[in-house]
RNA sequence: CAGCUGGACCGGACGGUCGCUUCCAGCGCCUUCGGGCGCUGAGAGAGGAAAGUCCGAACUCCACAGAGUAGUGUGCCGGAUAACGUCCGGGAGAGCGGAUUCAAGUCUGCUCGACGGAAAGUGCCACAGAAAAUGUACCGCCCUGGCAACAGGGUAAGGGUGAAAAGGUGCGGUAAGAGCGCACCGCUGGCGCAGCAAUGCGACAGGCAGGGCAAACCCCACACGGAGCAAGACCAAAUAGGGAGGGAGCUCGGGGUAACUCGAGCGCGUGCCGGCUCGGCGCGUGCAACCUCCGGGUAGGUCGCUUGAGCCGCGCAGCAAUGUGUGGCCUAGAGGAAUGGCCGUCCUGCUGGAGCAAUCCAGCAGACAGAAUUCGGCUUACAGGUCCGGCUGCCAC
RNA sequence: UGCCCGGUAGCUCAGUGGCAGAGCAGGUGACUGUUAAUCACUUGGUCGCUGGUUCGAUCCCAGCCCGGGCAGCCA
Numbered sequence: 001c002a003g004c005u006g007g008a009c010c011g012g013a014c015g016g017u018c019g020c021u022u023c024c025a026g027c028g029c030c031u032u033c034g035g036g037c038g039c040u041g042a043g044a045g046a047g048g049a050a051a052g053u054c055c056g057a058a059c060u061c062c063a064c065a066g067a068g069u070a071g072u073g074u075g076c077c078g079g080a081u082a083a084c085g086u087c088c089g090g091g092a093g094a095g096c097g098g099a100u101u102c103a104a105g106u107c108u109g110c111u112c113g114a115c116g117g118a119a120a121g122u123g124c125c126a127c128a129g130a131a132a133a134u135g136u137a138c139c140g141c142c143c144u145g146g147c148a149a150c151a152g153g154g155u156a157a158g159g160g161u162g163a164a165a166a167g168g169u170g171c172g173g174u175a176a177g178a179g180c181g182c183a184c185c186g187c188u189g190g191c192g193c194a195g196c197a198a199u200g201c202g203a204c205a206g207g208c209a210g211g212g213c214a215a216a217c218c219c220c221a222c223a224c225g226g227a228g229c230a231a232g233a234c235c236a237a238a239u240a241g242g243g244a245g246g247g248a249g250c251u252c253g254g255g256g257u258a259a260c261u262c263g264a265g266c267g268c269g270u271g272c273c274g275g276c277u278c279g280g281c282g283c284g285u286g287c288a289a290c291c292u293c294c295g296g297g298u299a300g301g302u303c304g305c306u307u308g309a310g311c312c313g314c315g316c317a318g319c320a321a322u323g324u325g326u327g328g329c330c331u332a333g334a335g336g337a338a339u340g341g342c343c344g345u346c347c348u349g350c351u352g353g354a355g356c357a358a359u360c361c362a363g364c365a366g367a368c369a370g371a372a373u374u375c376g377g378c379u380u381a382c383a384g385g386u387c388c389g390g391c392u393g394c395c396a397c
Numbered sequence: 398u399g400c401c402c403g404g405u406a407g408c409u410c411a412g413u414g415g416c417a418g419a420g421c422a423g424g425u426g427a428c429u430g431u432u433a434a435u436c437a438c439u440u441g442g443u444c445g446c447u448g449g450u451u452c453g454a455u456c457c458c459a460g461c462c463c464g465g466g467c468a469g470c471c472a
Stems, first nucleotide, its partner, number of pairs: 001393010012346007020045003024041007047368001051379002054377005059228004066278004071224005076090005091115001093112008116219002121217002123213003138159002140155006167185006186208001187206003191202004232303004242294005249266007267285007296471003310329008347366008398468007407421004415452001423439005445461005
């Protein structure tokens, strides 16, 4: 310098002019004294994702939220945090490259990730294949019998099938083979040491038992009540509080001539505790509560609504996420919904022209997108640019 | 703004781990003097897209894209 890649940040700048939303001040007009309208001036006015609505919370209501069960979610370890499926650090694993080994394997660099349990149980593993987990012999190899075809037996080394075939490599061993024996590696078990832990290391014992799938059911641990600002509170307006359907009663006691009424108990219906059951609370028990459907009316105002797990700088603690101390700052709150248009200068890129060149002139382009209760994350989209780092290649010293 | 569903042949829909199907439509043939109906045969698929899990994905999981529906008050 070039290519690839990781992270952080910016994401047009300045000025003029005409508008838009909001807030404050002044003036004028109106007023039902709450305020409204108009004009003028000053201040503020989109994002890194405001997006998808995928997680987690704040806040609000439902009865502050009970018991069981179903259901849903998460899932190595430790930490951060209001919380999280997020983040940080670590562990083990997988993939790729390099080194090394006869080989298995080991070491190292980079990258990745939904990474509990397959030895609780159930289920699935198509086709192919002898066999898909029970124990299996198709070819082959070896032994015995047989002239032979073949039969009986041994064998999981070799072939073949498959995504996957019952520890791997090497040496011995054997009729042929086989953890049958040995060495190394892997595995299992308990022990010791290190570590908060996941886990690692060491030595010992065991020839090895138990294929895969849990983003199959499931098991274990932990968490979770439901709804969402169209939550919810207040005011105003409006009327057909219309129609159809569903829809549950007995006993005792008091009053009354009676119709009936009051209270209690047990039922029943229904609403809420938004899955279900129990349990609880409320209402009702007959022209009715309540529910469903149809139809009708009204969709105006105020609050919630932006000072907040806030932003910026510096110091301290921590590997880091983050925490903490201190100083400074106030930064949209609209409600069919403002944040824009034009012009000039500059910036960046592309194209064309001029020029030996630096450069100049002309034209075009500058992304993704756009607040709607508010935060913390994740994911997705994004022209161009800046800074820091890693790997590879080339050149120079 | 919030919440809830769906996407499979031209159309309407099944299929929920193991060769993608049905009805209608389309094409060809038969029947008929001809057409319709009927009968027989047949064409036709990026299972919305991209990843992941799995030996194997329309199906399971995740992320995107597209389409549809619902809502306040009187109550």

Notes: Two RNAs folded together computationally: RNase P RNA and transfer RNA, 472 nucleotides in total. Rfam match: Bacterial RNase P class A. Its family is annotated with ribonuclease P activity, tRNA processing and dimeric ribonuclease P complex in the Gene Ontology. The coordinates come from a structure-prediction model, not an experiment, and the mean pLDDT is 76.